RNA sequence: GCGGAUGGCUGGAUGACCGCGUGCCCGCACGGGUCCGCAAGGAUACCAUCGGGCGCGAGGAAAGUCCGGACUCCAUGAAGGAAGGGUGCCGGGUAACGCCCGGCCGGGGCAACCCGAGGGAAAGCGCCACAGAGAACAGACGGCCCCACAGGCCGGGCAACCGGUCCGGGGUCACGGUGAAACGGUGGGGUAAAAGCCCACCGCGUGCCUGGUAACAGGGACGGCAUGGCAAGCCCCACCCGGAGCAAUGCCGAAUAGGGACCCCAGGCGGUACACCGCAGGGAACUUCAGCCCCGGGGUCCGGGUUGGCAGCUAGAUCCUGUUGGCAACGACAGGGGCAGAUGAAUGGUCAUCGCCGGGGGCAACUCCGGUACAGAAUCCGGCUUACAGGCCAUCCGCGUAU
RNA sequence: GGUCCCGUAGCUCAACUGGAUAGAGCACCUGACUUCUAAUCAGGAUGUUGGGGGUUCGAGUCCUCCCGGGAUCGCCA
Numbered sequence: 001g002c003g004g005a006u007g008g009c010u011g012g013a014u015g016a017c018c019g020c021g022u023g024c025c026c027g028c029a030c031g032g033g034u035c036c037g038c039a040a041g042g043a044u045a046c047c048a049u050c051g052g053g054c055g056c057g058a059g060g061a062a063a064g065u066c067c068g069g070a071c072u073c074c075a076u077g078a079a080g081g082a083a084g085g086g087u088g089c090c091g092g093g094u095a096a097c098g099c100c101c102g103g104c105c106g107g108g109g110c111a112a113c114c115c116g117a118g119g120g121a122a123a124g125c126g127c128c129a130c131a132g133a134g135a136a137c138a139g140a141c142g143g144c145c146c147c148a149c150a151g152g153c154c155g156g157g158c159a160a161c162c163g164g165u166c167c168g169g170g171g172u173c174a175c176g177g178u179g180a181a182a183c184g185g186u187g188g189g190g191u192a193a194a195a196g197c198c199c200a201c202c203g204c205g206u207g208c209c210u211g212g213u214a215a216c217a218g219g220g221a222c223g224g225c226a227u228g229g230c231a232a233g234c235c236c237c238a239c240c241c242g243g244a245g246c247a248a249u250g251c252c253g254a255a256u257a258g259g260g261a262c263c264c265c266a267g268g269c270g271g272u273a274c275a276c277c278g279c280a281g282g283g284a285a286c287u288u289c290a291g292c293c294c295c296g297g298g299g300u301c302c303g304g305g306u307u308g309g310c311a312g313c314u315a316g317a318u319c320c321u322g323u324u325g326g327c328a329a330c331g332a333c334a335g336g337g338g339c340a341g342a343u344g345a346a347u348g349g350u351c352a353u354c355g356c357c358g359g360g361g362g363c364a365a366c367u368c369c370g371g372u373a374c375a376g377a378a379u380c381c382g383g384c385u386u387a388c389a390g391g392c393c394a395u396c397c398g399c400g401u402a403u
Numbered sequence: 404g405g406u407c408c409c410g411u412a413g414c415u416c417a418a419c420u421g422g423a424u425a426g427a428g429c430a431c432c433u434g435a436c437u438u439c440u441a442a443u444c445a446g447g448a449u450g451u452u453g454g455g456g457g458u459u460c461g462a463g464u465c466c467u468c469c470c471g472g473g474a475u476c477g478c479c480a
Stems, first nucleotide, its partner, number of pairs: 001399010012354007020057008031047002033044004059374001063385002066383005071245004084241005089103005104118001105116004119236002124234002126230003141176002143172005151167001152165005184202006203225001204223003208219004249311004259302007268279004281295003318337008355372007404479002406474005413429004422460001431447005453469005
């Protein structure tokens, strides 16, 4: 100098004017409320409006709503189990997690470093299309090799029978070919040809020793080739999980017609009392009769109506700094800051100057034009994922060159 | 705000336990018939299975992350 890897930070600045939300303070007594008063009226800043002052006012993702919690209600003796769902190498962190950190193993890269849903396939079931001879207790198409025992054919013989045979009977998976995958691999021995048939090494399995908390690594021993792949197919093993969500939930106000279903309690008379059964009653208009109508309290659910306010609501697993433990994630201690709270939903607009990027002009100073990302709280918090113009910092690797 | 559901030719739907070229009707295009049109007959084209990544030999189907749409007071106060 070129190329690359990882981690982190930032997410325009300043000023003027106008405006919005919110907290506090001051003013104002027109409206509502409260208090005093028989009343007239007076007091009060509680609510709303208005005027003034001071303070605060979006994010790294506020997003997707994908995980985990806090909180609230519902259900529920505790515990355990079933069903259903989730997680899945080991150790640690954490309130918790499917997140994070450190390590192990496997894969990629010259390297820095990156990627991995990474338990179990010798518990069982299932699937493995097409191609191919054969696809899971494998298989014989070609090839290789053996045989002439049975049958056939050819030749010989009177016949029994003899010889041959690339018809046939058998052996074999080394070789060819198919496939994603062909029933351990390489080499040697061995054989008619072959084959874990035998041997060495590698792989695999079993148990042992050493190191490590562990995953696992290393070593030597034995076994002797069984045990293909798929569990983001069913399943097995271990661990975790009750459900719903701030439109949760509580209160007030407003509104309406109080409607339907079910359950419980109480009340008259008779059956002696209870339980139970049967029967009835009462009310309304001046009176009587008949019909119709109506008739106690409580709870649950459904349906109808309403769409306002308050609480929940923002101070919290909080933020910053320092010390300290730890490789790290993270923890402990001390000090400090005083942190948005809207609800048809505030956090903005205009102008000026500067910064950054691109283009044009100019020798240059400079100047003109255009642009300045993704996006925006809605109960709160920890993560993950996704979107994002540009800029900055730190550490490391490879190559080239020079010393 | 929360919660739930859906996505396959232009439209409406299929596609078995993952198996190879993703089918059918209507619509569309071309030709025939007809003076012309319709109907009819013959033939044809039509897909990033919403998109990306993964598992698998193989994905419309299984897993995951996004995108779009719907349920909108007759899903929830």